Source information: The part of an RNA shown here (small-subunit ribosomal RNA, central domain) has 350 nucleotides and comes from an uncultured prokaryote. Model confidence (mean pLDDT): 87 of 100. The RNAcentral record of the full RNA draws on ENA.
Context: one part of a larger RNA
RNA sequence: UUGGGCGUAAAGCGAGUGCAGGCGGUAUUGUAAGUCAGAUGUGAAAGCCCAGGGCUCAACCCUGGAAGUGCAUUUGAAACUGCAAUACUUGAGUAUGGGAGAGGAAAGUGGAAUUCCUGGUGUAGAGGUGACGUUCGUAGAUAUCAGGAGGAACACCAGUGUCGAAGGCGACUUUCUGGACCAAUACUGACGCUCAGACUCGAAGGCGUGGGGAGCGAACAGGAUUAGAUACCCUGGUAGUCCACGCAGUAAACGUUGACAACUAGGUGUCGCGGGUAUUGACCCCUGCGGUGCCGGAGCUCACGCAAGAAGCACCCCGCCUGGGAAGUACGGUCGCAAGACUAAAACUC
Numbered sequence: 001u002u003g004g005g006c007g008u009a010a011a012g013c014g015a016g017u018g019c020a021g022g023c024g025g026u027a028u029u030g031u032a033a034g035u036c037a038g039a040u041g042u043g044a045a046a047g048c049c050c051a052g053g054g055c056u057c058a059a060c061c062c063u064g065g066a067a068g069u070g071c072a073u074u075u076g077a078a079a080c081u082g083c084a085a086u087a088c089u090u091g092a093g094u095a096u097g098g099g100a101g102a103g104g105a106a107a108g109u110g111g112a113a114u115u116c117c118u119g120g121u122g123u124a125g126a127g128g129u130g131a132c133g134u135u136c137g138u139a140g141a142u143a144u145c146a147g148g149a150g151g152a153a154c155a156c157c158a159g160u161g162u163c164g165a166a167g168g169c170g171a172c173u174u175u176c177u178g179g180a181c182c183a184a185u186a187c188u189g190a191c192g193c194u195c196a197g198a199c200u201c202g203a204a205g206g207c208g209u210g211g212g213g214a215g216c217g218a219a220c221a222g223g224a225u226u227a228g229a230u231a232c233c234c235u236g237g238u239a240g241u242c243c244a245c246g247c248a249g250u251a252a253a254c255g256u257u258g259a260c261a262a263c264u265a266g267g268u269g270u271c272g273c274g275g276g277u278a279u280u281g282a283c284c285c286c287u288g289c290g291g292u293g294c295c296g297g298a299g300c301u302c303a304c305g306c307a308a309g310a311a312g313c314a315c316c317c318c319g320c321c322u323g324g325g326a327a328g329u330a331c332g333g334u335c336g337c338a339a340g341a342c343u344a345a346a347a348c349u350c
Stems, first nucleotide, its partner, number of pairs: 003322004007304002012318001014201004021194003025088007033081002035077008049065006091191001092188004096183003103177007110154001115149007125136002163168001206247006215241002220236004258317001263312001266295011299306002323350003332343004
């Protein structure tokens, strides 16, 4: 490289936007670059293959033929691909009207609880554990009542419920703002799909500067446990967790399943919107589109299982894999304040 693969064996980039590139709906006409057919020239000799012949045979040699799948020129064909022109509406998009949603950003507000402070009542314990002890408390704790401060998170509702490309998103109100879905028409007329490089977003932890700091709590200290206990348990407790602005760019970033659209039995929930039937009305029943669960047939799969949201059946584009270890390491390069990230071997060994 070919071939074969990528849910769990090695293998889907964490996710998106998107230039180049690759691929691309229906109809007609033209063209003839690709494509197909014919002709001519060329494709040296030798060799290979076939037929015949010469050395006693063979190797070897000689003669003739075929082949040389190619290239060039030329004459045609016009289905498909390309190109040009015209047209279309199913793909894609726009407009109008709707309802749903923890989608995003900013500002403001709220109550419960923890902690702390002040004051009242009140007295000897409290706390914690398997049991203790460290710890707090007669300088009045714990408990209880009233007032105050401050920070963080938002009980119930809450639901294999919703929304978002992924990460993720949950008190309430307002402002700004993105996307999806449904219904009926109108319009544009292939405007599409995918996407190396590039750019953007990207949990937690970490870093820089400045704030903030209630609770929790790496490190650390003490107490227990233990043969020991650099742990599990307990009492404390600093970074951090929170905010603003930057950096970092990784996760079991998982559905361990790349994106787009088509086709292929069913059953049963649920969310959003719509239609029909029906009712005083909520409900119920039938049904369409779009999401999201469970079960299951064909088919697929080594099996487990997947099964219209496929891991079925086929197209197109991208990424990735090629025995285990050494190793996601060394070296080099790029990026970063650093931590480190990305790219990425070999010797050797089994």